[in-house]
RNA sequence: AUACGAUAACGGCAAACUCGUCGAAAGACUAGGACGCAAAGCUACAGGGCCUUCUUGAUGUAAAGUCAAUGGCAGCCUGGCUACCGAA
Repeated sequence: AUACGAUAACGGCAAACUCGUCGAAAGACUAGGACGCAAAGCUACAGGGCCUUCUUGAUGUAAAGUCAAUGGCAGCCUGGCUACCGAA
């Protein structure tokens, strides 16, 4: 240095749920709370997947419905970038 990851050390993050705020929604953020996490740090303009449909577009005579992200999820997977510690 690379790989790897311990009942190690110093620390870190925080699911469900609850309060409040934002949002049409999915969801995000603040505070609490811990199910878990060795990248649960960043990347959604790297690819796949999933969620949502206010507006817009398509379909439809129209309404309803359906389809499509310009919205989200990095705690769904793979990839990319960066990083603490050091037993085997």
This is a predicted structure of an 88-nucleotide RNA (c-di-GMP-I riboswitch aptamer). The sequence was found by an Rfam model in a public genome assembly.